[in-house]
């Protein structure tokens, strides 16, 4: 140094060809159950989609840059 690919809740993921409240599981909080606890049902918080800028009526998603991880190559 060149190429590709990723970044979304506390973690591990989705999210259609750019469309109208970004969901799931675990985790967590309360309530029900139980002498009690865990399991089990219910219900509920929690998000600056890495960051910054363009395109669009409308970006998680499409463009440029910039931070970091990985994987080829020379």
């Nucleotide at each position: 140094g060149g190429a590709c690919u990723g970044a979304u809740a506390g973690c591990u993921c989705a999210a259609u060809c750019g469309g109208u409240u970004a969901g799931a599981g675990c985790a967590c909080u309360g309530a029900c159950c139980u002498u009690a606890u865990a399991a089990g049902u219910c219900a509920g918080a929690g998000g600056u989609u890495a960051g910054a800028g363009g395109u669009u009526c409308g970006a998680u998603u499409c463009c440029u840059c910039u931070u970091c991880g990985g994987u080829c190559u020379a």
Description:
The prediction has a mean pLDDT of 81. Transfer RNA from Hominimerdicola alba, 74 nucleotides, folded computationally. It matches the Rfam family "tRNA". It is annotated as a transfer RNA. Its family is annotated with triplet codon-amino acid adaptor activity in the Gene Ontology.